[in-house]
Context: one part of a larger RNA
RNA sequence: GGAUGAACGCUGGCGGCGUGGAUAAGGCAUGCAAGUCGAACGGACCUUGUUCUUCUGAUCGAUAAAGUAGAGUGGAGUAGCAAUACAAAACAAAGCUAUAUUUUGAAGAAGGACGCUGGUUAGUGGCAGACGAGGUAGUAAUAUAUAGGUACGUACCCCCGAGUCGUGAAUAACGCACCGAAAGGUGUGCUAAUACACGAUAGUCUCUCCGGAGUAAAGUUGCUCUUUAUUGAGUACUCGCUCGGGGAACGGCCUGUAAGAUAUCAGCUAGUUGGUAAGGUAAAAGCUUACCAAGGCUAUGACGUCUAGGGGAGGUGAGAGCCUGACCCCCACCGAUGGGACUGAGACACGGCCCAUACACCUACGGGUGGCUGCAGUCGAGAAUCUUCCACAAUGGACGAAAGUCUGAUGGAGCGACGCCGCGUGAUUGACGAAGUGGUUCGCCACGUAAAGAUCUUUUAUGAGGGAAGAAGUAUAUUGACGGUACCUCAUGAAUAAGGGGCUCCUAACUCUGUGCCAGCAGGAGCGGUAAUACAGAGGCCCCGAGCGUUAUCC
Numbered sequence: 001g002g003a004u005g006a007a008c009g010c011u012g013g014c015g016g017c018g019u020g021g022a023u024a025a026g027g028c029a030u031g032c033a034a035g036u037c038g039a040a041c042g043g044a045c046c047u048u049g050u051u052c053u054u055c056u057g058a059u060c061g062a063u064a065a066a067g068u069a070g071a072g073u074g075g076a077g078u079a080g081c082a083a084u085a086c087a088a089a090a091c092a093a094a095g096c097u098a099u100a101u102u103u104u105g106a107a108g109a110a111g112g113a114c115g116c117u118g119g120u121u122a123g124u125g126g127c128a129g130a131c132g133a134g135g136u137a138g139u140a141a142u143a144u145a146u147a148g149g150u151a152c153g154u155a156c157c158c159c160c161g162a163g164u165c166g167u168g169a170a171u172a173a174c175g176c177a178c179c180g181a182a183a184g185g186u187g188u189g190c191u192a193a194u195a196c197a198c199g200a201u202a203g204u205c206u207c208u209c210c211g212g213a214g215u216a217a218a219g220u221u222g223c224u225c226u227u228u229a230u231u232g233a234g235u236a237c238u239c240g241c242u243c244g245g246g247g248a249a250c251g252g253c254c255u256g257u258a259a260g261a262u263a264u265c266a267g268c269u270a271g272u273u274g275g276u277a278a279g280g281u282a283a284a285a286g287c288u289u290a291c292c293a294a295g296g297c298u299a300u301g302a303c304g305u306c307u308a309g310g311g312g313a314g315g316u317g318a319g320a321g322c323c324u325g326a327c328c329c330c331c332a333c334c335g336a337u338g339g340g341a342c343u344g345a346g347a348c349a350c351g352g353c354c355c356a357u358a359c360a361c362c363u364a365c366g367g368g369u370g371g372c373u374g375c376a377g378u379c380g381a382g383a384a385u386c387u388u389c390c391a392c393a394a395u396g397g398a399c400g401a402a403a404g405u406c407u408g409a410u411g412g413a414g415c416g417a418c419g420c421c422g423c424g425u426g427a428u429u430g431a432c433g434a435a436g437u438g439g440u441u442c443g444c445c446a447c448g449u450a451a452a453g454a455u456c457u458u459u460u461a462u463g464a465g466g467g468a469a470g471a472a473g474u475a476u477a478u479u480g481a482c483g484g485u486a487c488c489u490c491a492u493g494a495a496u497a498a499g500g501g502g503c504u505c506c507u508a509a510c511u512c513u514g515u516g517c518c519a520g521c522a523g524g525a526g527c528g529g530u531a532a533u534a535c536a537g538a539g540g541c542c543c544c545g546a547g548c549g550u551u552a553u554c555c
Stems, first nucleotide, its partner, number of pairs: 001555004006551005013423006019416002026379003030376003035127003040124002043121004048115008061102004067096002072091002077086003134334003144258007152251003157247008165199004174189006205214003219239001221236005260306003267297003272294008309331004313324004336357005359370004387413001389412003395409001396407004426456004436447004462491005470482001499544005504525003510539005520527002
C1' cells in the first nucleotide's frame, strides 16, 4: 500500500447494486415453511330437480243450523174542518252468521326414493413428503478434486412390441355399546375401490437337466348408439394399468494420483491378509459364517494424537509463492444425543416410526406431549450481525385431465454507511481587503473573494400532474406483490445537507499561550526537568471526505 461477513470512537444528505449470527451444533413462546387428487372409492353434509308417504290446512263449493235482520204488506190508533201526516199489533221476502258435516286442495313442515344437478370434504386409496430450504458438528479419508473402470439399479419422462380375461374374501369411514382427565383406545355390526387375494392366459421375461417349469394387469372420464334397467356395445392424439426391449438423465460400487500438523506417537493388525465352500446384496468383495494357510501394513512415516468439511474459487503479489474457504455454484455429511429398522424406485428419512438418554411442557398423578442446524421472532453468551413484513404477478417445484390448490423455494419491500459505485451540500461576481479572531518588529500580517452585497441555477429535497416494461401460455380476453415505484412534466425557493484525523523525523502540513520528567503523548526513533513546531488549548496549515481514524487478521 491492498484486503475484510468485521468491531469500536467521532460524524452522517440521497440513490443503485451487493451483503448481514463468524461466538453457544446453547435453550426456545407464537405463527407459518408439504401437500394435492371427488375424472380411484363408499359415505356424511349442503344445494338443486322429480316423485311418494304423513301432518298442517289458506281458498272454493254444498247441506244443516241456534240466531240476527227487517224491504214490503198491514192498519189498532193519534193530530187536523179536511186533503193529509204519523203509526202499534200481526204477516213477512232478500241478506248476514257462531257452529256442525262434507268437497277442493295452494303454500309449508317432517320423512323416504331416484337423478350423467352442483359443491364441500373426515376416511380408504394414489402420487409427492429421499426434492426444495438450513447448518458445518463429525470426517485427514467409506469425503473432495481429477483420470479411469463395471459386477449393478432406476419412480416420473421419451421411443418400440404385446396385453388389459374371470372370480372372491375383507376393512376403514359409518352405526351401536363401552373405557379414559386428556392423548387416545376396545368390542360388535354393515359397506366400496385404480386397496387386497385367487384363478386364466403369456413372450423377445426368469430358471433349466434344453424335455420343460414358473410369473401379470384396473379401471376412470367424455361422446355416439342401445336397453325394462348404467343394461349392453362402439369410439377417443381421456388419463391410466401389466409384461418385455431400448433411450435420456441420475445413482451404487471399484482403482490410480493429489491433498494438514506431530516421532516429546515406532511398531500396528486375528476377520487381521489370502484361499475353498456356503450365505448375502441391485451389484464385485471377509460383506458375513465355517474350514484351511500365515499372512498384510510400516522410516517413501504405518499405528496413535491434535486440528480441519473438500473443490470451483477469494485476497495479495511483477511472478513464483503465501494466506483464506463469508456470499454464489458443485460434492460430502448432519438434523436434541446414541442406536434401530419399516415403507418405498429411492431413506436407514430435519417438519415419518420404534427404543434408550438428557432437557422442557400438560396432568384428574393413572398417564401423555415435544425437538427452529426452515422463515420471521425470543432468551442466553458475545466486541458483534436485520422484519414475528407483502405476493404467488414472474421463475421453478408437488399434485391434478383441467380449472386450480399448496409453495417463508422464489420474486419483492423493510432495517444496518457493513462494502463498492454514483450524486449532492451551490455557481458567477464581489476590496474600502468590513467586523471579529489569531499573530506582530505595533508599521502591519493571516483567516480572505472568504463573508456581506449583486446576478443566476434547481441536481437533490418538498409539493402537484402524468405514469411504465417486467405478462408468457393457439388467437381474443383476463391476470402485477413490487407500486402510483422507476421515469417524464411543472411549481416554490440557496432553499434540506460536513466532518474526521494529523502537522519533531520516518511523513504532506507552524506559530502563540498554558504546563514544567508533572500532567501527558507514542507505530518506531523518541518528546516533557521554564523560551516544548512532539503534552493541553487556540489560530493557521496538510490529508481524506459522507466519511475519517483506531483495533484485529492476511499478503
Predicted 3D model of a 555-nucleotide part of an RNA (small-subunit ribosomal RNA, 5' domain) from Candidatus Nomurabacteria bacterium UBA5155. It was read from a public genome assembly. Rfam family: Bacterial small subunit ribosomal RNA.